[in-house]
RNA sequence: AAAGUUUGACAGACAAUCGCUGGCGGCCUUGUUGCCGCGAGAGGAAAGUCCGGGCUCCACAGGGCAGGAUGCUGGAUAACAUCCAGUCAGCGCGAGCUGAAGGAUAGUGCCACAGAAAUGGACCGCCGAUGGCCGGCUUAUAGCCGGCACAGGUAAGGGUGGAACCGUGGUGUAAGAGACCACGAGGAGCAUAGGUGACUAUGUUCCUGGUAAACCCCAUCUGGAGCAAGACCGAGAGGACGCAGCAGCCGUUAAGGCUGCAGCCUUAGCCUGAGGCGCGUCCGGGUUGGUUGCUGGAGCCGCUCAGUAAUGUGCGGCCUAGAUAGAUGAUUGUCGCUUCAUCGUGGGAGGGUCGUUCCCGUUAAAACCACCAGAAGUACAGAACCCGGCUUACGGCAAACUUUCCGC
Numbered sequence: 001a002a003a004g005u006u007u008g009a010c011a012g013a014c015a016a017u018c019g020c021u022g023g024c025g026g027c028c029u030u031g032u033u034g035c036c037g038c039g040a041g042a043g044g045a046a047a048g049u050c051c052g053g054g055c056u057c058c059a060c061a062g063g064g065c066a067g068g069a070u071g072c073u074g075g076a077u078a079a080c081a082u083c084c085a086g087u088c089a090g091c092g093c094g095a096g097c098u099g100a101a102g103g104a105u106a107g108u109g110c111c112a113c114a115g116a117a118a119u120g121g122a123c124c125g126c127c128g129a130u131g132g133c134c135g136g137c138u139u140a141u142a143g144c145c146g147g148c149a150c151a152g153g154u155a156a157g158g159g160u161g162g163a164a165c166c167g168u169g170g171u172g173u174a175a176g177a178g179a180c181c182a183c184g185a186g187g188a189g190c191a192u193a194g195g196u197g198a199c200u201a202u203g204u205u206c207c208u209g210g211u212a213a214a215c216c217c218c219a220u221c222u223g224g225a226g227c228a229a230g231a232c233c234g235a236g237a238g239g240a241c242g243c244a245g246c247a248g249c250c251g252u253u254a255a256g257g258c259u260g261c262a263g264c265c266u267u268a269g270c271c272u273g274a275g276g277c278g279c280g281u282c283c284g285g286g287u288u289g290g291u292u293g294c295u296g297g298a299g300c301c302g303c304u305c306a307g308u309a310a311u312g313u314g315c316g317g318c319c320u321a322g323a324u325a326g327a328u329g330a331u332u333g334u335c336g337c338u339u340c341a342u343c344g345u346g347g348g349a350g351g352g353u354c355g356u357u358c359c360c361g362u363u364a365a366a367a368c369c370a371c372c373a374g375a376a377g378u379a380c381a382g383a384a385c386c387c388g389g390c391u392u393a394c395g396g397c398a399a400a401c402u403u404u405c406c407g408c
Stems, first nucleotide, its partner, number of pairs: 001404008010395001012335007020041002023038005028031001043380001047391002050389005055226004067222005072086005087101001088099004102217002107215002109211003123158002125154003130151002132148006166184006185208010230292004238283006245261006263277005299318005305312002336378005342373001344371004350360003
C1' cells in the first nucleotide's frame, strides 16, 4: 500500500419562528374542541410478524392416542428454533466462517437417464471341474483321452453410471469370488486411559452402497384464541306501567287525524326570533360513542462481586412517548463530519513513513501545514399491549487480528 475477518460504540448539534399530541399550573364567558405559561414527545432496526414469554378470555379430574415442534454436549434464561463455551464434520493460505449434527445394526420404501444388474443382476468376455451329447482306446454299461458349448458356473476384465457390493497384492480354482491370507479405509460392540459430557487415543472382536428437509423408530416439549384480548359506563332504538291540558276543524258514532295556544328540547347566560318534539318512571340487553386495559418494566445508567463467557448477585441513582386513523413536523440561520477542486493570505525546506536506497518537493507560483472563501453529500427508516430473540434494510467511524507486496 492492497485485499479481508471479527468486535464495539454512534445514528448530527444549537438557536429562532410557525404548528401537532399528552401532562401540570393559572384565567374566564367553564368550552367533549377556549386562552396563557412551564415541561415532555420514535428506533437500532420502531420494519417482516418468523420463533419464545408475560398478560387476558375460553376449555380442562387423571391417564393415553393422534397431531405439531425440537434433535451433538455442557451451561445461561421467564422461555425459545435464541445466546455463551466446547466436540465433530465441511469450507478458507489465514484471521475465521458454516452446519435441522439422534437412528441406515428395528422395519418398509426409493436410487432419474444410462447400464446385464442400483442388493440380488450374466450384454460381451472367462470356464464348462460336475452332469449331458458325440467320437476314439478297451471284451465292457466301469475307466481314460479328445471335442461340442446343452444344462450350468463365474462379478476377475470390458463397457454404463454420482455410486457396482470396501481397496491393493497374493493364495486358491475348471474359471472365479473376503472363499482364505497380509496390509490398509470406514463403521459398530467391548476393554483400558483422559474428559462433567459430546468425544478423543490405544488394543481387540465383528461387519461393509447411498438416502431419514422418504415413511418410520427413539428422546424431550406441547390446549385454543388474541389488546379488534378483556372489564366498566352508557345516547338512540326496544319492552312494561302511569299521565296525556285548552280551543277549533275532519270523521254518523267510535278509533283516530289536523291546526293553533300551552309545555319540553336545541340555538354558549337573558329576551326576541328560528328549528324540533307526546311526557315521566322502571326493566333488560348493549348500537353510535366514551373510560379502562396503557405503559414503573424479566426497566435504564454507574460501581462491586461470581463466572472463560452468555449471564447473575449486591449497592446507589433515574423515570424515559402513549397517539386512535393515528401526534412526535416544517422553514431559516450558525456550527460539526465526509469528499472534491481552486483562488487568496501566511508559514515553508522539508513532507509521507516504525523506517527506507521508495514517492512528492526544495526553480517565478507549485510538496506539505494553517486560515479565509466555495461546491456537493449528511443513509435506512416512523411506536400502536409489553418484553427476549431471529431475519431483512442501511451510513460512515474506531479497535484488534489475518494474508500478500515494497524498503530496511